This is a predicted structure of a 312-nucleotide part of an RNA (large-subunit ribosomal RNA, domain IV) from Caloramator mitchellensis. The prediction has a mean pLDDT of 89. Rfam family: Bacterial large subunit ribosomal RNA. Gene Ontology terms of the family: ribosome and structural constituent of ribosome.

Context: one part of a larger RNA
RNA sequence: CCCUCGUUAAGGAACUCGGCAAAUUGACCCCGUAACUUAGGGAGAAGGGGUGCUCGAGAGAGCCGCAGAGAAUAGGCCCAAGCGACUGUUUAGCAAAAACACAGGUCUCUGCUAAGUCGAAAGACGAAGUAUAGGGGCUGACGCCUGCCCGGUGCUGGAAGGUUAAGGGGAAGAGUGAGAGCUUUGAACCGAAGCCCCAGUAAACGGCGGCCGUAACUAUAACGGUCCUAAGGUAGCGAAAUUCCUUGUCGGGUAAGUUCCGACCCGCACGAAUGGCGUAACGACUUGGGCGCUGUCUCGACGAGGGACUCG
Numbered sequence: 001c002c003c004u005c006g007u008u009a010a011g012g013a014a015c016u017c018g019g020c021a022a023a024u025u026g027a028c029c030c031c032g033u034a035a036c037u038u039a040g041g042g043a044g045a046a047g048g049g050g051u052g053c054u055c056g057a058g059a060g061a062g063c064c065g066c067a068g069a070g071a072a073u074a075g076g077c078c079c080a081a082g083c084g085a086c087u088g089u090u091u092a093g094c095a096a097a098a099a100c101a102c103a104g105g106u107c108u109c110u111g112c113u114a115a116g117u118c119g120a121a122a123g124a125c126g127a128a129g130u131a132u133a134g135g136g137g138c139u140g141a142c143g144c145c146u147g148c149c150c151g152g153u154g155c156u157g158g159a160a161g162g163u164u165a166a167g168g169g170g171a172a173g174a175g176u177g178a179g180a181g182c183u184u185u186g187a188a189c190c191g192a193a194g195c196c197c198c199a200g201u202a203a204a205c206g207g208c209g210g211c212c213g214u215a216a217c218u219a220u221a222a223c224g225g226u227c228c229u230a231a232g233g234u235a236g237c238g239a240a241a242u243u244c245c246u247u248g249u250c251g252g253g254u255a256a257g258u259u260c261c262g263a264c265c266c267g268c269a270c271g272a273a274u275g276g277c278g279u280a281a282c283g284a285c286u287u288g289g290g291c292g293c294u295g296u297c298u299c300g301a302c303g304a305g306g307g308a309c310u311c312g
Base pairs, nucleotide, nucleotide: 001307002306003305004304005303006302007301008300010298011297014296019293027051028050029049030048031047036041038141052063053062054061055060064068076291077290078289079288080287081286082285083283084282088100089099104139105138106137107136108135109134110133116125117124118123142278143277144276145275147208148207149206152205153204154201155200156199157198158197161196162195163194167190168189172185173184174183175182176181209227210226211225212224213223236270237267248264249263250262251261252260
C1' cells in the first nucleotide's frame, strides 16, 4: 500500500450524477393510526409504551444489573410526481425496465372434409371441439370516453359498359401445284377472373389547412372576407418520457433550485384502441422533497484478520 472487517470526538449529506455504500429500524404484546379508496384496502401506515427474576389464585409485593426480545437471526419511515393497472415474463454470460405477457375491449376470418398450420403426399394438428367454438390483427384492469375525413391505399359488395389471354371464328391474302389439294398469314365477331368503373368500410393503412380584416384606451378577436381540401384536430390533456427558442412566465419549496411540484398556453412538432384523460392497490422501475440515521463527507485516526515484504 491492497482486500475484508470493527470502533470513532464535534458536526450530520456539507459527499456525490445520485445518500452509491454504510448506518438506522428490526421479534412479540398493548395503545394508536391520515389523505385517498375499486370499501377489499391503504396498514406493520405514522407515532408511542412494555418485555428479567422471586413470592402470590389474583390484586399486589419484593430483588439484581449500565443494559432483561441482555448473544445470534428478524421492516428505516413519510410526502409528491411520471410510467406501467395488478401476480407474472425477458436480453443463459454488460440492459429486469416504462419492454413482453396479462384478464378485459374491439375488428376480422371460419357452417365443419371449418378457417388456419405442418407436410410433394398419405396424413396430422385445429378437435374426438362446432360460432358462448376456433384462427388472425390491434388495444391492454377499472372509470369517463373514443370526434371529423372513404379523395389515395387496402378490404368487402356490385355488375351495365370499357379493356383483357388461351381458345372459338374465319373476311381477306401468301407460298406451292397442271389441278384437286397441301402449307401458311390472318381482319371482324364470341371469349373469364383481373383492371377501369359504381358503392360501402377508419377499434382497416392513414389524414385531420392558409391569408387578410374587425369591438368607444390599448391589446385581443366572439364576428366577417377569401383561397385550398377527402376533411381541416372535437373532448380531454399540454414547456409534457413530447417544447426548438428555454433555465419560457408566474406561484411553491431552498439562504440560494437549468431538476421537482402547481398553474398559464405562444402545442417548433399532444390528442382519442400505433387509444385520450383519470385512477385505489402494486413496483429490486424513474424523478423531486422531508424525518431518522450514519466515516458519504469536513478529515482523518486507531485496531483485527488476510495479502504485500523477509526466510524456507